[in-house]
RNA sequence: GGGCAUGUAGCUCAACUGGUUAGAGCUGCCGUCUUAUACACGGCCGGUUCCUGGUUCGAGUCCAGGCAUGCCCA
Numbered sequence: 001g002g003g004c005a006u007g008u009a010g011c012u013c014a015a016c017u018g019g020u021u022a023g024a025g026c027u028g029c030c031g032u033c034u035u036a037u038a039c040a041c042g043g044c045c046g047g048u049u050c051c052u053g054g055u056u057c058g059a060g061u062c063c064a065g066g067c068a069u070g071c072c073c074a
Stems, first nucleotide, its partner, number of pairs: 001073007010026004019057001028044005050066005
C1' cells in the first nucleotide's frame, strides 16, 4: 500500500427479506430465603446501535465517506 471481517447496555452476545417498545445472560442494586453469608428464586437499573451524511413513509439492518480492532496478501 491492497483485500476481507467486525463495531449494539459495565462485560459476552442476539435482533429473520428494512416494519412500528432494540432484547438475553453475566455484573451492579433491592427483596424473599438463612442465625449470617453463599446458592437459589423474584424484581429493578442500565443504550446517542463507533462517527458524519444519504436512500426510504420507516434504518441496528441498505448506500457513501471516515475512525477503531482483528486477519490475509504485498
Molecule: transfer RNA
Organism: bacterium